Transfer RNA from a Deltaproteobacteria bacterium, 71 nucleotides, folded computationally. Model confidence (mean pLDDT): 80 of 100. Its Rfam family is "tRNA". The family's RNA type in Rfam is transfer RNA. The RNAcentral record of the sequence draws on ENA. NCBI's taxonomy places the organism under Bacteria, Pseudomonadati, Myxococcota, Myxococcia.
RNA sequence: UCGGGGAUCGUCUAAUGGUAGGACAGGAGCCUUUGGAGCUUCGAAUCAAGGUUCGAAUCCUUGUCCCCGAA
Numbered sequence: 001u002c003g004g005g006g007a008u009c010g011u012c013u014a015a016u017g018g019u020a021g022g023a024c025a026g027g028a029g030c031c032u033u034u035g036g037a038g039c040u041u042c043g044a045a046u047c048a049a050g051g052u053u054c055g056a057a058u059c060c061u062u063g064u065c066c067c068c069g070a071a
Base pairs, nucleotide, nucleotide: 001070002069003068004067005066006065007064010024011023012022013021018054026042027041028040029039030038047063048062049061050060051059
């Protein structure tokens, strides 16, 4: 330099163009002699900027970063 893949709650991981969900972690409460066990509940995210579309995490363009390969 070229080609391919990837970026989603604090972490891991889902989501045929149609309400962004789950697990763990965290806050609050219940239970309990206590609790790190159990139950209920709350908060929390789509890498950035544009475009297409009634509607974009998803499709298109550009950029940033990471991984793999070629030279």